[in-house]
RNA sequence: GGGCCUAUAGUUUAGUGGUAGAACAUCGGUCUCCAAAACCGAUAGUGUAGGUUCGAUUCCUACUGGGCCCG
Numbered sequence: 001g002g003g004c005c006u007a008u009a010g011u012u013u014a015g016u017g018g019u020a021g022a023a024c025a026u027c028g029g030u031c032u033c034c035a036a037a038a039c040c041g042a043u044a045g046u047g048u049a050g051g052u053u054c055g056a057u058u059c060c061u062a063c064u065g066g067g068c069c070c071g
Stems, first nucleotide, its partner, number of pairs: 001070007010024004018054001026042005047063005
């Protein structure tokens, strides 16, 4: 220098165009003498900027970060 893959919650991840789910973690509650465990509930997310579309996490382009390959 060229090419490919990837980015969703604090963490690990699902979601093939119709308003995003789960687990763990965190917080609150029940239980307990207290704590843990268990059970119930709550908070929290689509890397950035554009484009296409009635509608984009999803399709296209560029950039940024990470990973791999070639030279």